[in-house]
RNA sequence: GGGGGAUUAGCUCAGUUGGUUAGAGCGCUUGCUUGACAUGCAAGAGGUCGGCAGUUCAAAUCUGCCAUCUCCCA
Numbered sequence: 001g002g003g004g005g006a007u008u009a010g011c012u013c014a015g016u017u018g019g020u021u022a023g024a025g026c027g028c029u030u031g032c033u034u035g036a037c038a039u040g041c042a043a044g045a046g047g048u049c050g051g052c053a054g055u056u057c058a059a060a061u062c063u064g065c066c067a068u069c070u071c072c073c074a
Base pairs, nucleotide, nucleotide: 001073002072003071004070005069006068007067010026011025012024013023019057028044029043030042031041032040050066051065052064053063054062
């Protein structure tokens, strides 16, 4: 330099044919349970869906560019 893949909650990851309020597990907070802790149960907080622009009535999802990480070729 060329090509492929990835980027969604604090961490690891889902997300179907573009469709109205974006999810799970772990972690965190509060309450119950216990002599206390752990476990268990209940409730809750936590998201510019990497950034900018475009297409569309409608974008996490499609297109372009940029950024970061990773793999292959040279």